[in-house]
């Protein structure tokens, strides 16, 4: 300076053929269960989907930019 992939909850991650309410497990926090503690059951909370802008009725999904991040290649004048 070119390509490509990753980016969604506090973490790992699913959705990514556009379609109605965004999920899953771990991990918090309440209950039950136990003499108690773990284990197991059951509830709850948590996320404007990495910013913008744009197409569409309708965007996590499509398009341009940009931001971190990681691979590959070019340059080394």
């Nucleotide at each position: 300076c070119c390509g490509c992939c990753u980016g969604u909850a506090g973490c790992u991650c699913a959705g990514c053929u556009g379609g109605a309410u965004a999920g899953a497990g771990c991990a918090g926090c309440c209950g039950c269960c136990u003499c108690c503690u773990a284990a197991g059951c059951g509830g709850c909370a948590g996320g404007u989907c990495g910013g913008c802008c744009g197409u569409u009725c309708g965007a996590a999904u499509c398009g341009g930019c940009c931001c971190a991040g990681g691979c590959g290649g070019g340059c080394c004048a």
Predicted 3D model of a 77-nucleotide RNA (transfer RNA) from Halioglobus japonicus.
It matches the Rfam family "tRNA". Rfam classes the family as a transfer RNA. From the family's description: Transfer RNA (tRNA) molecules are approximately 80 nucleotides in length.
The same sequence occurs in records of 3 taxa.
Its mean pLDDT, the model's own confidence on a scale to 100, is 81.
RNAcentral holds the sequence, with entries from ENA.